[in-house]
RNA sequence: GCCGUUAUAGCUCAAUGGUAGAGCGAUAGUUUUGUAAUCUAUUGAUGCAAGUUCGAUUCUUGUUAGCGGCU
Numbered sequence: 001g002c003c004g005u006u007a008u009a010g011c012u013c014a015a016u017g018g019u020a021g022a023g024c025g026a027u028a029g030u031u032u033u034g035u036a037a038u039c040u041a042u043u044g045a046u047g048c049a050a051g052u053u054c055g056a057u058u059c060u061u062g063u064u065a066g067c068g069g070c071u
Stems, first nucleotide, its partner, number of pairs: 001070007010024004018054001025043005047063005
């Protein structure tokens, strides 16, 4: 230099172009003599910039970061 691949919640992962979910976690409550566990509620995310589309996590282009391959 070229090619491929990954980027979603605090962590691990889902999501046929049509309201972004789950588990674990955190907070509050419930329960207990007390702690843990249980139960209920809340919390919080699409790497960045453009394009296509009525509508983009999803399709296209560029770019950033990680990983791999070729030279």
Transfer RNA from a Candidatus Sericytochromatia bacterium, 71 nucleotides, folded computationally. Taxonomically the source falls in Candidatus Sericytochromatia (Bacteria, Bacillati). Its Rfam family is "tRNA". Rfam classes the family as a transfer RNA. The sequence is in RNAcentral, with records from ENA.